The prediction has a mean pLDDT of 86. Small-subunit ribosomal RNA, central domain from an uncultured Chloroflexota bacterium, 350 nucleotides, folded computationally. The full RNA is in RNAcentral, with records from ENA and SILVA. Its Rfam family is "Bacterial small subunit ribosomal RNA". Gene Ontology terms of the family: structural constituent of ribosome and ribosome.

[in-house]
Context: one part of a larger RNA
RNA sequence: UUGGGCGUAAAGGGUCCGUAGGCGGUUCGGUAAGUCUCCUGUGAAAUCUUCAGGCUCAACUUGAAGAGGUCGGGGGAUACUGCUGAACUAGAGACUGACAGAGGCAAGUGGAAUUUCCGGUGUAGUGGUGAAAUGCGUAGAUAUCGGAAGGAACACCAGUGGCGAAAGCGGCUUGCUGGGUCAGUUCUGACGCUGAGGGACGAAAGCGUGGGUAGCAAACCGGAUUAGAUACCCGGGUAGUCCACGCCGUAAACGAUGAAUGCUAGGUUUUCGGGGUAUCGACCCCCUGUGAGCCGCAGCUAACGCGAUAAGCAUUCCGCCUGGGGACUACGGUCGCAAGACUAAAACUC
Repeated sequence: UUGGGCGUAAAGGGUCCGUAGGCGGUUCGGUAAGUCUCCUGUGAAAUCUUCAGGCUCAACUUGAAGAGGUCGGGGGAUACUGCUGAACUAGAGACUGACAGAGGCAAGUGGAAUUUCCGGUGUAGUGGUGAAAUGCGUAGAUAUCGGAAGGAACACCAGUGGCGAAAGCGGCUUGCUGGGUCAGUUCUGACGCUGAGGGACGAAAGCGUGGGUAGCAAACCGGAUUAGAUACCCGGGUAGUCCACGCCGUAAACGAUGAAUGCUAGGUUUUCGGGGUAUCGACCCCCUGUGAGCCGCAGCUAACGCGAUAAGCAUUCCGCCUGGGGACUACGGUCGCAAGACUAAAACUC
């Protein structure tokens, strides 16, 4: 390389948008590039194969025939693919009417709690632990009542609940705004799928500038524990955590399961719609669509398990793997303020 694979053995890109490319629904006509067939030209000689001959045989050699091609030209076939013309509506999109939602951004606003400060009451402890001590407190703490300030997070509702491409999103109100679902079947008429490069988004930590800082808390300082204790426990405490703008671009970024489409028993729970039945009405019951769960047939799997939300049966496109270590490394390159990220070997060794 071929092949075989990628939930857990090596292997799905963190996610989406999209360029080139690859692939692509139904019907009719044209064309004949791919495809198939026939004819013809050419495919030097040697070599190769077969037959016949020559050296006593063979090697070798002579002759004849054949084979050998992504080949050129011409004639024909038209199922499939391509190209082209016309048409269709089951894919896709639009429209109309409803619906649900922590989807996003901005502004405003609320209560509980912690802390600090001020004032009142009040007096000797408090706090903390396995037990203690450091700490705080007669300069009046802890406790309790009233007031004020400020920052951060939103109890209950809350749910194997919802929304979002993923990261993620949760007090309330308003404004702006993205996506989705259902019903109607009015319109367009294949407008689609995937997607190398590329672009955008991307938890936490970290970085830059400026602000903010209640609580928590790397580092750090004490107290304990211990043989020691650069820890676990306790008292403090700075970055940081928060905001604005700009970087970083990584995670067990996980369903460890790429995206899309079709097909293949059922049962059960639930979200949001629609229809029917029923009813005073809400439920209940039946049908149907959408999402989220559990169990399970066939099938698959090394097993575990998966099982219409497939890891089943198929198709298309992309990414990736190829023994362990060396090595999520070195060198080089690109990016970054830096930290570092991305790309990615070899010697050697088992």